A computed fold for a 106-nucleotide RNA from Desulforamulus profundi, annotated as SAM riboswitch aptamer (S box leader). The prediction has a mean pLDDT of 82. Its Rfam family is "SAM riboswitch aptamer (S box leader)". Rfam's curators write: The SAM riboswitch is found upstream of a number of genes which code for proteins involved in methionine or cysteine biosynthesis in Gram-positive bacteria. RNAcentral holds the sequence, with entries from Rfam. Of the family's consensus pairs, 97% are formed in the model. The organism belongs to Desulforamulus, within Bacteria.
[in-house]
RNA sequence: AACUUAUCAAGAGUGGUGGAGGGACUGGCCCAAUGAAGCCCGGCAACCGGCCAAGUGAUGGCGGCGGUGCCAACUCCUGCAGGAAAGAGUUCCUGAGAGAUAAGGG
Numbered sequence: 001a002a003c004u005u006a007u008c009a010a011g012a013g014u015g016g017u018g019g020a021g022g023g024a025c026u027g028g029c030c031c032a033a034u035g036a037a038g039c040c041c042g043g044c045a046a047c048c049g050g051c052c053a054a055g056u057g058a059u060g061g062c063g064g065c066g067g068u069g070c071c072a073a074c075u076c077c078u079g080c081a082g083g084a085a086a087g088a089g090u091u092c093c094u095g096a097g098a099g100a101u102a103a104g105g106g
Base pairs, nucleotide, nucleotide: 003104004103005102006101007100008099013041015040016039017038021031022030023029025079027077028076042071043070044069047067048066049065050062051061052060053059075098080095081094082093083092084091085090
């Protein structure tokens, strides 16, 4: 890298450093010298470990000690399929796909 399962409408900075990019990809639309990415600190959350209850298992709870993750916009919207309304090329709904994160087996 690939595969399986679960989740993706909540939450999180008036900090330091750094200097021009960033939001996966497409097309959009945005963010950014009133300072992007990255790094440090800070914070959020609670997937796994942990603790408690139960106990075959499933499960429920606590907590933030350990392993990750995350901190503009619904995963920013969208790409494929189906549907609803409208009638100016728009709005909305459902599912898939893609993506992200965690855990797992090989």